[in-house]
RNA sequence: GCGCCGUUAGUGUAGUGGCAUCACUCUAGCCUUCCAAGCUGGCGACCCGGGUUCGAAUCCCGGACGGCGCA
Numbered sequence: 001g002c003g004c005c006g007u008u009a010g011u012g013u014a015g016u017g018g019c020a021u022c023a024c025u026c027u028a029g030c031c032u033u034c035c036a037a038g039c040u041g042g043c044g045a046c047c048c049g050g051g052u053u054c055g056a057a058u059c060c061c062g063g064a065c066g067g068c069g070c071a
Base pairs, nucleotide, nucleotide: 001070002069003068004067005066006065007064010024011023012022018054026042027041028040029039030038047063048062049061050060051059
């Protein structure tokens, strides 16, 4: 230098163009003499810029970061 793959909540993760999923964590309540466990509820995320589209996490282009391969 070229090619390929990946980037979603504090962490891990699903998502075939139409409300962003689940688990852990955190938090409120219930339960308990207290704690833990358990039950119920809640908060919280699409790497950045542009394009296509009525509509983009998703498709296209460029960039950033990480990984693999080639030279």
This is a predicted structure of a 71-nucleotide RNA (transfer RNA) from a Candidatus Nanoarchaeia archaeon. The sequence is in RNAcentral, with records from ENA. Its Rfam family is "tRNA". Rfam's curators write: Transfer RNA (tRNA) molecules are approximately 80 nucleotides in length. The family's RNA type in Rfam is transfer RNA. Lineage of the source: Archaea > Nanobdellati > Nanobdellota > Candidatus Nanoarchaeia. Model confidence (mean pLDDT): 84 of 100.